């Protein structure tokens, strides 16, 4: 340099052929339980979906460019 895969909450992932307020586990916060902690139970907060454009009534999802990570080729 060329090709491929991926970039979604603090972490790990889901999101199928575009369609309501983007979901789950762990973690975090509050309350209950307990003599305390842990376990368990109830509730809650948290993501401009890497960045910038385009298509569309509507984009995490499609198209283009850029950046980053990994794999392969030279």
């Nucleotide at each position: 340099g060329c090709g491929g895969u991926g970039g979604u909450a603090g972490c790990u992932u889901a999101g199928c052929u575009g369609g309501c307020c983007a979901a789950a586990g762990c973690g975090c916060c509050u309350c209950c339980c307990u003599g305390u902690c842990a376990c368990g139970g109830a509730g809650g907060a948290g993501a401009u979906c890497a960045c910038g454009g385009g298509u569309u009534c509507g984009a995490g999802u499609c198209c283009c460019g850029u950046c980053c990570a990994c794999c392969g080729c030279g």

This is a predicted structure of a 74-nucleotide RNA (transfer RNA) from a bacterium. Rfam family: tRNA. Rfam classes the family as a transfer RNA. Its family is annotated with triplet codon-amino acid adaptor activity in the Gene Ontology. RNAcentral holds the sequence, with entries from ENA. Model confidence (mean pLDDT): 80 of 100.